A computed fold for a 91-nucleotide RNA from a Bacillota bacterium, annotated as c-di-GMP-I riboswitch aptamer. NCBI's taxonomy places the organism under Bacteria, Bacillati, Bacillota.
[in-house]
RNA sequence: GGUUGACAAUGGCAAACCCGGCGAAAGCCGGGGACGCAAAGCCAUCGGGCCUAAUCUCCCUCAAGGGGAGCACGGCAGCCGGGUUGCCGAA
Numbered sequence: 001g002g003u004u005g006a007c008a009a010u011g012g013c014a015a016a017c018c019c020g021g022c023g024a025a026a027g028c029c030g031g032g033g034a035c036g037c038a039a040a041g042c043c044a045u046c047g048g049g050c051c052u053a054a055u056c057u058c059c060c061u062c063a064a065g066g067g068g069a070g071c072a073c074g075g076c077a078g079c080c081g082g083g084u085u086g087c088c089g090a091a
Base pairs, nucleotide, nucleotide: 005088012037013036017032018031019030020029021028022027035078041084042083043082046081047080048079049076050075051074056070057069058068059067060066
C1' cells in the first nucleotide's frame, strides 16, 4: 500500500413514528427519535429495478365538475450491481 472486517478503539450516520415547512404526489428540508448500517459518505449523465403522475394525450361526455387509463421532464443511493472518496488495525 492492497485485500479484508474483530466481543478492538475513536467516533459517524439515522429507519419507523411525532412536530414544523416545501411539493400534485412520490418524496425532500429542519427539529425530536433510534430500526439498523463498516461506507446507511458521494454519484440517478454508469447499468438494472422500484415509486409517483402534475402538465399533456385519450376515454366516460355534447359541455362543466368529477372520474378512469397512459407517459417522467419528478423521485428512491437505507433496492441490487457499478464508480469514487474515506476512519481504525485484530485474524